Notes: Transfer RNA from an uncultured Bacillota bacterium, 74 nucleotides, folded computationally.
RNA sequence: CGGGGCGUGGCUCAGCUUGGUAGAGCGUUGCGUUCGGGACGCAAAGGCCGCUGGUUCGAAUCCAGUCGCCCCGA
Numbered sequence: 001c002g003g004g005g006c007g008u009g010g011c012u013c014a015g016c017u018u019g020g021u022a023g024a025g026c027g028u029u030g031c032g033u034u035c036g037g038g039a040c041g042c043a044a045a046g047g048c049c050g051c052u053g054g055u056u057c058g059a060a061u062c063c064a065g066u067c068g069c070c071c072c073g074a
Stems, first nucleotide, its partner, number of pairs: 001073007010026004020057001028044005050066005
């Protein structure tokens, strides 16, 4: 320098192909249960999707640029 993959709650990931209310598990908090804890059950909080711009009535999703990490090639 060229090509490819990844980036989404605290953590691990799904959702992108086919644009239409952002989800799961774990974790956290509260309540129940227990002598207490764990386990279990119920409920809740927590991200507007790496960043910028564009297309569109509408973008995590499409397009362009850019940043970080990883892989391959030179």
Model confidence (mean pLDDT): 80 of 100. It matches the Rfam family "tRNA". It is annotated as a transfer RNA.